[in-house]
């Protein structure tokens, strides 16, 4: 130097001015209540009005994919079943499909990366094209002539020929996948037909908390894949989300009780009682605009130390860090720092990204701007 892989920080910073927003506070103001000596004076309070201090987005606030706190709502309580999710082993955490440490398998020359990675000797279901044959052992091109057959020759003992009946599965194609693999014996020609090794299966012995490793014996190979097909085991899992959900509550219009008009009107009913409906007040609950709580001190941030390979966790110090709701968190001016370009240098000139809280928190995935530290490889030069 190229190429690349893993890890981590970072998201301009600081002062003048001029807005937004929450909190707090000192003045005036406005209201209400005590008190007065009638001038005011205290004190409570506020959607007032100006000034002072202070706080004021993120690493992903974002996708809303997971997972928990909080509610609310069902159920005395709990259990099954449905239906859903996880699905290699140990741990770690409130909790996880998340993290850590390993295991086994695949990919990479390597650094490293990737894996839902339990069950196919519980039953079902599926395997397109191609291929002779696809789960049934089957025979297209091939291989063979020992057995049978035909024919021809014979020194009659046999021999060659044909490939007709048969024998193979070793070569060739076909396919993701053809009833281990490769070597040598073997045979007519082959074949775990034997034999070595490798794989596999089974029994065991060791080592590990485990997934699993590593030897040893025996077996001559047991009939393939698929479970992000149905299923089968193991474990979890109510539903619905702050617009949840408590609470305080006008006006108008309907309710429910009292009063009252009442020596009224209508109606049952022609009359009287009595019953019911109208009119006015006055109370009361339900309920809606509206308002306030939930709202933000927490599985909390940072910093020491211990305990553990790590995640993490104990223990101690120290901070207090948005809380809107036509929803702030901004503009500008000047310093200075980053990175780029030019320049001998002073210095000149450009540029800064993704995107923006809404009830919290734990992760994962996506967007993105700059820089630092490990590392692999490949080349060149000392």
């Nucleotide at each position: 130097a190229a190429a690349g892989c893993c890890g981590g920080a970072u998201a301009c910073g600081u002062g003048g001015c001029c807005g937004c927003u929450g909190g707090u506070u000192u003045u005036c103001g406005a209201a209400a209540u005590c008190g007065u000596u009638c001038g005011c004076g205290a004190u409570u309070c506020c959607g007032g009005a100006a000034g002072g201090c202070u706080g004021g987005a993120g690493g992903a606030a974002a996708g809303u994919c997971c997972g928990g706190g909080c509610a609310a709502c069902a159920u005395a309580g709990g259990g099954c079943a449905a239906g859903g999710g996880u699905g290699c082993u140990g741990g770690c955490u409130a909790a996880c499909a998340g993290c850590c440490a390993g295991a086994c398998g695949g990919c990479g020359c390597g650094a490293g990366c990737c894996g839902a990675u339990g069950g196919a000797a519980a039953g079902u279901g599926c395997a397109g094209c191609a291929g002779a044959a696809a789960a049934a052992a089957u025979a297209c091109c091939g291989c063979c002539g020992a057995u049978g057959g035909u024919u021809u020759c014979u020194c009659c003992g046999g021999a060659a020929a044909c490939a007709c009946a048969g024998g193979c599965a070793a070569g060739g194609g076909u396919g993701a996948a053809a009833a281990g693999g490769c070597a040598g014996g073997g045979u007519a020609a082959g074949a775990g037909c034997c034999u070595a090794c490798c794989g596999c299966a089974g029994u065991u012995u060791u080592g590990g908390u485990g997934a699993c490793a590593a030897g040893a014996c025996u077996g001559g190979c047991a009939g393939u894949g698929u479970a992000a097909a149905c299923c089968c085991c193991a474990c979890c899992c109510g539903u619905u989300g702050c617009a949840a959900g408590u609470c305080c509550a006008a006006a108008u219009a309907g309710g429910a009780c009292c009063g009252c008009u009442a020596u009224c009107a209508g109606g049952c009913u022609g009359c009287c009682c009595g019953c019911c409906u109208g009119g006015c007040g006055g109370u009361c609950g339900g309920g809606u605009a509206g308002g306030a709580c939930g709202c933000u001190a927490g599985a909390g941030g940072c910093g020491g130390u211990c305990g553990g390979u790590a995640a993490c966790g104990g223990c101690u110090g120290u901070c207090c860090c948005a809380g809107a709701u036509g929803a702030a968190u901004g503009g500008u001016c000047g310093c200075g720092g980053c990175u780029c370009a030019c320049u001998g240098a002073u210095g000149u000139g450009a540029g800064a990204a993704c995107a923006g809280a809404a009830c919290c928190c734990g992760g994962c995935u996506u967007a993105u701007u700059u820089c630092c530290g490990g590392c692999u490889u490949u080349g060149a030069u000392u």
A computed fold for a 382-nucleotide RNA from a Candidatus Lambdaproteobacteria bacterium, annotated as Bacterial RNase P class A. Of the family's consensus pairs, 96% are formed in the model. Rfam family: Bacterial RNase P class A. It is annotated as a ribozyme. From the family's description: Ribonuclease P (RNase P) is a ubiquitous endoribonuclease, found in archaea, bacteria and eukarya as well as chloroplasts and mitochondria. The coordinates come from a structure-prediction model, not an experiment, and the mean pLDDT is 76. It was read from a public genome assembly, where an Rfam model found it.